[in-house]
RNA sequence: GACGUGCGAGUGAGGAUCGCCAUCGGACGGGUUCGCCCGGACCGUUGGAGGAAAGUCCGAGCUCCGAAGGGCAGGGUGCCGGGUAACGCCCGGGCGGCGAAAGCCGACGGAAAGUGCCACAGAGAGCAGACCGCCGAUGGCCCUUCGGGGCACAGGUAAGGGUGAAAGGGUGCGGUAAGAGCGCACCGGGUUCCCGGUAACGGGAAUCGCUUGGCAAACCCCACCCGGAGCAAGACCAAGCAGGGACGAGGAGCGGCCCGCUCCAUCCGAGUCCCGGGUAGGUCGCUUGAGCCCGGCGGCAACGUCGGGCCCAGAGAAAUGAUCCUCCCCCGGCUUGCCGGGGACAGAACUCGGCUUAUUCCGCACGCCUCCC
Repeated sequence: GACGUGCGAGUGAGGAUCGCCAUCGGACGGGUUCGCCCGGACCGUUGGAGGAAAGUCCGAGCUCCGAAGGGCAGGGUGCCGGGUAACGCCCGGGCGGCGAAAGCCGACGGAAAGUGCCACAGAGAGCAGACCGCCGAUGGCCCUUCGGGGCACAGGUAAGGGUGAAAGGGUGCGGUAAGAGCGCACCGGGUUCCCGGUAACGGGAAUCGCUUGGCAAACCCCACCCGGAGCAAGACCAAGCAGGGACGAGGAGCGGCCCGCUCCAUCCGAGUCCCGGGUAGGUCGCUUGAGCCCGGCGGCAACGUCGGGCCCAGAGAAAUGAUCCUCCCCCGGCUUGCCGGGGACAGAACUCGGCUUAUUCCGCACGCCUCCC
């Protein structure tokens, strides 16, 4: 200098003033069965977004449906082993591909169970195929100096050309009329056995000339997994109106009493009390949790376990902010210490574990390659 991997921090730091939301305490006001409860425009204390809070793509906890067990349909996952509450996530390994290396990427079960498809081009695209080419040994035709030569009609041929993503193992030697696993050597492949490994798989030996291309993010087959809806889940309390029951002849207003007046009732019944369901409304669910930090031990690791410490937003859909001063970093300008601009993406709402996507100044550690001293 170039590259790779893994971490870390995230509105640059400090201060001042004014606010917002919540907890607790006090003051004040109201109620009270004197225990306490409620309230808001007061005062103080403490706390107040994220690494992704996002997308809602997977997996769970929790709640209800019906006690969620079996089957069908449907959907998902798919090399092997492990981790985990679980996963399509993570870790380790195998195989394949890329890279000079560090390293990165991979829907990576089955195509001799069946069905289907293989566009265009091409003669032929799957129980192959003669377009060009090659041959024409054999048969046929023509010529002949009888040695043979020619034609390319029958026919042979998949070595070469051409088409294509793909043309029925590859390279070479032999062989042949020309060719061909036709024969042989090596490589590849099938089958059987042995060895190593928990396994995926790897190594080796023998044997078979090797007939059976690709696509399963085509149907399908095999193995395993999945009941549905979601905190507007759901639980509790409960005005008013309507309903049911009991008592029931009076009740309400006109400032306290009497008179009087008005209104509502007098059995199809005002009013009072009770009952169940339940609307508005309120309370719970709600944040202590597969939690976070530090250390020891086990494990290659993911992770597990033990000990100590900590409590960290819980709303109403709405809060979590603004201004100023000093300094810091980057960029630009010039009068060289001043001016101007900039310091991301985004933002809780039942809670966790992941994945993916967005993003800034960067910082740290390790690894690989190259150049210079």
Molecule: Bacterial RNase P class A
Organism: Gemmatimonadales bacterium